[in-house]
RNA sequence: CUUUAUGCCGUGGGGUGCCACCAAACUGGUGGCUGAGAUCAUACCCGUCGAACCUGAUCUGGUUAGCGCCAGCGGAGGGAAGGCGAAGCAGGGCCGC
Numbered sequence: 001c002u003u004u005a006u007g008c009c010g011u012g013g014g015g016u017g018c019c020a021c022c023a024a025a026c027u028g029g030u031g032g033c034u035g036a037g038a039u040c041a042u043a044c045c046c047g048u049c050g051a052a053c054c055u056g057a058u059c060u061g062g063u064u065a066g067c068g069c070c071a072g073c074g075g076a077g078g079g080a081a082g083g084c085g086a087a088g089c090a091g092g093g094c095c096g097c
Base pairs, nucleotide, nucleotide: 001091002090004088007084008083009082011047012046013045014044016041017033018032019031020030021029022028053078054077055076059072060071061070062069
């Protein structure tokens, strides 16, 4: 000197299931399960270093009261401006020993 995390500014992307009971037939309410988050949010998560999220999928195996609940699929495909700043690791140059 280069590079970069955390962080900050700013801007964008995303999901919101399953079950039980009550009530009723527009639908809502209460509770439970998993999770960061189950349309309470202005919250939560994620932005190419991209498994946030979507397609495959009315998928496959397991488990459960049930469910993307767990795993496979997945070294498959898609997927969302940037800027400031800089520690460490790493790389390069110069000087000294």
Molecule: TPP riboswitch aptamer (THI element)
Organism: Beijerinckiaceae bacterium